[in-house]
RNA sequence: GAAGCCCACCAGACUGUCGCUGGUGCAAGGUGGAAACACCGCACUGGAGGAACGUCCGGACUGCACAGGGCAGCGUAGCAGCUAACGGCUGUCCACUGAAAAGCCGCAAGGCCAUAAGGUGAGGAUCAGAGCAACAGAGACGAGUCGCUGGGCGGGUAACCGUUCAGCGGGUGAAACGGGCAAUCUCUACGCGCAGCAAUACCAAGUAGGCCAGCGUUGAUGGGGCCCCCAGAGCUGGCGGGUAGGUAGCACCGAGCUGUCGGGUGACUGACAGCCCAGAUUAAUGACAGUCACGCCAGGGGCAACCCUGGCGCACAGAAUCCGGCUUAUCGGUGGGCUUCACAC
Numbered sequence: 001g002a003a004g005c006c007c008a009c010c011a012g013a014c015u016g017u018c019g020c021u022g023g024u025g026c027a028a029g030g031u032g033g034a035a036a037c038a039c040c041g042c043a044c045u046g047g048a049g050g051a052a053c054g055u056c057c058g059g060a061c062u063g064c065a066c067a068g069g070g071c072a073g074c075g076u077a078g079c080a081g082c083u084a085a086c087g088g089c090u091g092u093c094c095a096c097u098g099a100a101a102a103g104c105c106g107c108a109a110g111g112c113c114a115u116a117a118g119g120u121g122a123g124g125a126u127c128a129g130a131g132c133a134a135c136a137g138a139g140a141c142g143a144g145u146c147g148c149u150g151g152g153c154g155g156g157u158a159a160c161c162g163u164u165c166a167g168c169g170g171g172u173g174a175a176a177c178g179g180g181c182a183a184u185c186u187c188u189a190c191g192c193g194c195a196g197c198a199a200u201a202c203c204a205a206g207u208a209g210g211c212c213a214g215c216g217u218u219g220a221u222g223g224g225g226c227c228c229c230c231a232g233a234g235c236u237g238g239c240g241g242g243u244a245g246g247u248a249g250c251a252c253c254g255a256g257c258u259g260u261c262g263g264g265u266g267a268c269u270g271a272c273a274g275c276c277c278a279g280a281u282u283a284a285u286g287a288c289a290g291u292c293a294c295g296c297c298a299g300g301g302g303c304a305a306c307c308c309u310g311g312c313g314c315a316c317a318g319a320a321u322c323c324g325g326c327u328u329a330u331c332g333g334u335g336g337g338c339u340u341c342a343c344a345c
Stems, first nucleotide, its partner, number of pairs: 001341010012292007020047007029040004049316001054326001056325005061196004073192005078092005093123001094121004103112003124187002129185002131181002145170011200248004206243001210239006221231003256275008294313008
């Protein structure tokens, strides 16, 4: 220098103005509400992501179920490991794939032959059973075509014909009694109880219904109070379940993050030190202005590197119980590493 790959990181920065939302401390009154509870002041302070997406896989957590075993159903599949667990990840074997250069062929265009790093793999079993195989071909899992050679039998004087058995060869095709496919059923081994934060727990109106007690046709009770009058079979109190509503779950103590030093090829893991890092349900994480970055385009200047001016752009996308993965989307930029080849020293 050419070619092919792998991994990690960033995802504009700053200033000003106006907001939104959570936490802590102080202050101790007010407002809403039947209550539960919520809100309001001041100060300080936190506030999206590498995928928060999809909700695909696995866990934590919660409720219900559950002696043990089996069947069914679902899932996984080389081997060895990592992990809380996994269909994830790591290492390795196998199969396939995989560039330039070199080499070979060719007048040339071009073609052929490789391999490295890397990539992909739904890579257990087809001597348990079933099923499937386009086109071509007589025949496709049931068997059996054509030709030749040899033997037997029958006919014929003979040439030869017919039949049967054995061997060899041809044709079709990916595959022709020897195999293939398990990403068809199946078998084997292993794993899995069901549902999900709208889980679940607690507090708790109104209305309706339930249970208990008392009173009531010898008239309770209602018609604003009392009397008359009228209607008249319920009335009063208590208890308990549930709903609206509220609180917790739930947002710092976690499979947590960062750094250093160890172990391991690696996934990963141990010790020590430091840190606390979003969080609602009328659902926050924003808007505007300016400056500077970055990229593209146009014009101008300069031998050039580059400089000036103007315009445009600055991705994908946004938490909702939490965590580990996978898949998918993504304008651009930065850094590191691996392999092969060519040239020079």
This is a predicted structure of a 345-nucleotide RNA (Bacterial RNase P class A) from Rhodoferax sp. Its Rfam family is "Bacterial RNase P class A". Rfam classes the family as a ribozyme. Its mean pLDDT, the model's own confidence on a scale to 100, is 78. A source record names the gene rnpB.